[in-house]
RNA sequence: AACUCAUCGAGACCGGUCGAGGGAUAGGCCCGACGACGCCGGGGCAACCAUCAGAACUAACCAUUCUGGAAAGGUGCCAACUCCUGCGAUGCCAAGCUCAGUUAUUGAGCGCAUCGAAUGAUGAGGG
Numbered sequence: 001a002a003c004u005c006a007u008c009g010a011g012a013c014c015g016g017u018c019g020a021g022g023g024a025u026a027g028g029c030c031c032g033a034c035g036a037c038g039c040c041g042g043g044g045c046a047a048c049c050a051u052c053a054g055a056a057c058u059a060a061c062c063a064u065u066c067u068g069g070a071a072a073g074g075u076g077c078c079a080a081c082u083c084c085u086g087c088g089a090u091g092c093c094a095a096g097c098u099c100a101g102u103u104a105u106u107g108a109g110c111g112c113a114u115c116g117a118a119u120g121a122u123g124a125g126g127g
Base pairs, nucleotide, nucleotide: 003125004124005123006122007121008120013042014041015040016039017038021031022030023029025086026085027084028083043078044077045076048074049073051069052068053067054066055065056064087116088115089114090113091112092111096110097109098108099107100106
């Protein structure tokens, strides 16, 4: 690296430095010379691991699971829902567009909504 599990609509910005791209990918839409992205320093957010307490299980202990606390440890994070869409299922034609039929209304697609997946990210295992 592969692989496994969990989470991803909440939250959290200043200074310095650099100088043109950045938001993973394609399209869209944004951020950016009023200096983005990156890097450095400080600050903060959160609570995955570690830690503390209680409960369950146990004859008891360990392990495990659940709940809660704290935040001086190890990570992570601090534009936009993983920025949105991409694939699938279900529902709706209410608005808009297109097509077909039709002459006063029907059907389909785009579309719209919800859910799930995929992708990606982070943590903990894993080797």
This is a predicted structure of a 127-nucleotide RNA (SAM riboswitch aptamer (S box leader)) from a Gammaproteobacteria bacterium. The sequence was found by an Rfam model in a public genome assembly.